[in-house]
RNA sequence: UUUUUAUACAGAGGCGUGGAGAGACAGGCUCGACGAAACGCCGGCAACCAGCGGAACUUCCGAAACGGUGCCAAGUCCUGACCAUAUAAAAA
Numbered sequence: 001u002u003u004u005u006a007u008a009c010a011g012a013g014g015c016g017u018g019g020a021g022a023g024a025c026a027g028g029c030u031c032g033a034c035g036a037a038a039c040g041c042c043g044g045c046a047a048c049c050a051g052c053g054g055a056a057c058u059u060c061c062g063a064a065a066c067g068g069u070g071c072c073a074a075g076u077c078c079u080g081a082c083c084a085u086a087u088a089a090a091a092a
C1' cells in the first nucleotide's frame, strides 16, 4: 500500500513551544487571539488485539489497564458524493 472482517448516538485533559487556522472532501454549520493546526511533556479514556476470570464456549459477558495500536469539541458535527472516512485484526 491492497483485500477481507468488525466497529463508529458513549468516554477522556492540563502545561509548554507555536502563531491562524481546524473539523478527510463539497455544501452548510460550528470551534479558534479568553490562542487554531503541528510538535513536546505529563495525565486520562477504554474501541480492537494480546493478558485475567466466568459461561449456555469457533461465541458471549465481566473486571483490569502491565503490553501492541488507537483516541481525548459538537451523533463519523449534519447532508451529499463515494461501495466513502477513521480505527483495529488477519492475509498478501
Stems, first nucleotide, its partner, number of pairs: 001092008013042005021031003025080004043072003047069003052062004076084001
Model confidence (mean pLDDT): 82 of 100. The RNA shown here (SAM riboswitch aptamer (S box leader)) has 92 nucleotides and comes from Hymenobacter swuensis DY53. RNAcentral records the identical sequence in 2 taxa.